[in-house]
RNA sequence: GGCGCUAUCGUCUAGUGGCUAGGACAUCAGGUUUUCAUCCUGGUAACCGGGGUUCGAUUCCCCGUAGCGCUA
Numbered sequence: 001g002g003c004g005c006u007a008u009c010g011u012c013u014a015g016u017g018g019c020u021a022g023g024a025c026a027u028c029a030g031g032u033u034u035u036c037a038u039c040c041u042g043g044u045a046a047c048c049g050g051g052g053u054u055c056g057a058u059u060c061c062c063c064g065u066a067g068c069g070c071u072a
Base pairs, nucleotide, nucleotide: 001071002070003069004068005067006066007065010025011024012023013022018055027043028042029041030040031039048064049063050062051061052060
């Protein structure tokens, strides 16, 4: 240099055009407990950037960024 894959809450991850963007762990508040832990209930928190297609994009297309792999 060429080709391919990946990018979503703090972390891991689900989501093949109309989702309130879901779950687990973590975190915060409350309950339970003499206390801690466990357990129960509730809350906060996310679509890598830009452009395009579309009535509508996390999802499809293009360019870029970052990471990984194969190849020269």